Annotation
The RNA shown here (c-di-GMP-I riboswitch aptamer) has 95 nucleotides and comes from Anaerolineales bacterium UBA5797.
RNA sequence: CUGUCCGAAAGGCAAAACCAGGGAAACCUGGCGACGCAAAGUCAUGGGUCUAAAGUCACAAUCAUUAUUUUGACCAGGAUCGCCAGACUGCCGAA
Numbered sequence: 001c002u003g004u005c006c007g008a009a010a011g012g013c014a015a016a017a018c019c020a021g022g023g024a025a026a027c028c029u030g031g032c033g034a035c036g037c038a039a040a041g042u043c044a045u046g047g048g049u050c051u052a053a054a055g056u057c058a059c060a061a062u063c064a065u066u067a068u069u070u071u072g073a074c075c076a077g078g079a080u081c082g083c084c085a086g087a088c089u090g091c092c093g094a095a
Base pairs, nucleotide, nucleotide: 012037013036018031019030020029021028022027035082041088042087043086045085046084047083048080049079050078055074056073057072058071060069061068062067
């Protein structure tokens, strides 16, 4: 100097559940806690998945009139990088 992620050590991250807060929700943040992770570091760019507030449409109800409300459908610019791919960056370091 190289070093495939197979092994050791140091160090790192932290699923579910529970508590508190935010949010319409998906989900996120903090605490606690470790299922796991060698990129479980960063980026929603492509695909997938989740949600559907607003919006649009339909039905129904109320009122009597340009409205309000219920239910249903569609819809991402919302969410997920611990679903996959891609891009960028990167610790230790045996044989």

Its Rfam family is "c-di-GMP-I riboswitch aptamer". From the family's description: GEMM was predicted in a large-scale screen for bacterial structured RNA regulatory elements. The coordinates come from a structure-prediction model, not an experiment, and the mean pLDDT is 78. The sequence was found by an Rfam model in a public genome assembly. NCBI's taxonomy places the organism under Bacteria, Bacillati, Chloroflexota, Anaerolineae, Anaerolineales.